[in-house]
Source information
This is a predicted structure of a 480-nucleotide part of an RNA (small-subunit ribosomal RNA, 3' major domain) from an uncultured prokaryote.

Context: one part of a larger RNA
RNA sequence: UGACGGGGGCCCGCACAAGCGGUGGAGCAUGUGGUUUAAUUCGACGCAACGCGCAGAACCUUUACCCAGGUUGGAAACACCUGGAAUCUGAUAGAGAUAUCGGAGUGCCUUCGGGGAACCUUGGAUACAGGUGCUGCAUGGCUGUCGUCAGCUCGUGUCGUGAGAUGUUGGGUUAAGUCCCGCAACGAGCGCAACCCUUGUCGUUAGUUGCCAUCAGGUUAUGCUGGGCACUCUAGCGAGACUGCCGGUGGUAAACCGGAGGAAGGUGGGGAUGACGUCAAGUCCUCAUGGCCCUUACGUCCCGGGCUACACACGUGCUACAAUGGGUGGUACAAAGGGUCGCAAGCCGGGGACGGUUAGCCAAUCCCAAAAAACCGAUCUCAGUUCGGAUUGGAGUCUGCAACUCGACUCCAUGAAGUUGGAAUCGCUAGUAAUCGCGGAUCAGCAUGCCGCGGUGAAUACGUUCCCGGGCCUUGUACA
Numbered sequence: 001u002g003a004c005g006g007g008g009g010c011c012c013g014c015a016c017a018a019g020c021g022g023u024g025g026a027g028c029a030u031g032u033g034g035u036u037u038a039a040u041u042c043g044a045c046g047c048a049a050c051g052c053g054c055a056g057a058a059c060c061u062u063u064a065c066c067c068a069g070g071u072u073g074g075a076a077a078c079a080c081c082u083g084g085a086a087u088c089u090g091a092u093a094g095a096g097a098u099a100u101c102g103g104a105g106u107g108c109c110u111u112c113g114g115g116g117a118a119c120c121u122u123g124g125a126u127a128c129a130g131g132u133g134c135u136g137c138a139u140g141g142c143u144g145u146c147g148u149c150a151g152c153u154c155g156u157g158u159c160g161u162g163a164g165a166u167g168u169u170g171g172g173u174u175a176a177g178u179c180c181c182g183c184a185a186c187g188a189g190c191g192c193a194a195c196c197c198u199u200g201u202c203g204u205u206a207g208u209u210g211c212c213a214u215c216a217g218g219u220u221a222u223g224c225u226g227g228g229c230a231c232u233c234u235a236g237c238g239a240g241a242c243u244g245c246c247g248g249u250g251g252u253a254a255a256c257c258g259g260a261g262g263a264a265g266g267u268g269g270g271g272a273u274g275a276c277g278u279c280a281a282g283u284c285c286u287c288a289u290g291g292c293c294c295u296u297a298c299g300u301c302c303c304g305g306g307c308u309a310c311a312c313a314c315g316u317g318c319u320a321c322a323a324u325g326g327g328u329g330g331u332a333c334a335a336a337g338g339g340u341c342g343c344a345a346g347c348c349g350g351g352g353a354c355g356g357u358u359a360g361c362c363a364a365u366c367c368c369a370a371a372a373a374a375c376c377g378a379u380c381u382c383a384g385u386u387c388g389g390a391u392u393g394g395a396g397u398c399u400g401c402a403a404c405u406c407g408a409c410u411c412c413a414u415g416a417a418g419u420u421g422g423a424a425u426c427g428c429u430a431g432u433a434a435u436c437g438c439g440g441a442u443c444a445g446c447a448u449g450c451c452g453c454g455g456u457g458a459a460u461a462c463g464u465u466c467c468c469g470g471g472c473c474u475u476g477u478a479c480a
Base pairs, nucleotide, nucleotide: 001480002479003477004476005475007474008473009472010471011470012469013468015464016463019428020427021426022425023424026319027318028317029316030315031314032313033312034310035309042053043052065305066304069301070300071299074128079126080124081123083120084119087104088103089102090101091100092099093098108116109115110114130294131293133292134291135290139288140287141283142282143281144279146277151190152189153188154187155186156185157166158165159164170181171180172179196271197270198269199268201239202238203237204236205235206234207233210229211228212227215226216225217224242265245259246258247257248256249255321421325380326379328377329376330375331374337368338367339366342361343360346357347356348355349354387418392413393412394411395410396409397408398407434456435455436454437453438452439451440450
């Protein structure tokens, strides 16, 4: 000087408390451990591994694993020589990779002997390629984490023999090392804040694909048509909030409390933004890269299998256990997205998944698209039920060469556990929790996951004694 203390003081955080809803019990989905296996590829392991890498394992590209069959200058790159344009295509064998035998075909530039460009091929010789092989404790890059916590430092000066200290401590204050005052310090940098995006109000410009107040026409009906740009909206430019104003407290300070005006009030809400560093944290399986290792194999091609196994254990979720509900008929109201190898209206067929046909749309125009909870009727009447839907049998649909291992969905039948969950434990302070649907990426197909969008919409916070984590000061130390 740090670190640590079941030392002290001050302060903060869904840290506790006050509340609301979960997990832990059930079934299923998914990840992991374990076990099994020819293989169940590999990585990740307290918080900060475990719906994580994987924004999507039937084959394949993923694939790295296993079995079998092949190949060896290689599947792909560059250089030299030999032969041939390239290219298209048939047959046979084979599980395919591939092997064998054919057919068509001869272009472009040229100094026309030949050579050249691109491409293919045989064989050869090497320099080489190749490796998801090892080392993340050799590394770059990227990332997690403490933590969006308020800290971390430097120059000069001063003090100290020195390590160092001071500044950065103290009195207040703040979300903040934020600001004020004081002070052997005076300044400065990286952080904080602001600048950026979005949302909340208004003005202005613009008015189509958007809108429809007024006018006219038309319809069973609809901005449907003429017309208009008021309004909504769209998207550019501006305004607006700064403790600016008033009162009080305070040291005539910083600031705090209350009020006015205002769409908004004290960082308005949300996002992006992550200091010096810590964990030899994670990644050599994105990529790059040192070293080591393999080189007829640890490279590479291909068929099939595996990554989907299943006495079990754990994590994360979904669906429930019902009446604030289930089924049924009717009637409303979104936002944000996506669409040409695409989204598909309407019509027809089917009980349905879906099929047939075909308008419109490269989209403020058309489509996906039905929003669902909600509301209004009638029904069930507390039961393992008209709750719950697992499991299983049968029949089908779709994608795709192909759904056996191993896809999703539909219909009929079947109708398991489960009656609110022990110890323990998690999230959340407002348009939040809870609850309800909608969309997107990946993607042929496959979503209870992930990323977004809106609808409905609470309860509670006395307070900081305690648990956990953190910040500042101080004290002790057998620690560095």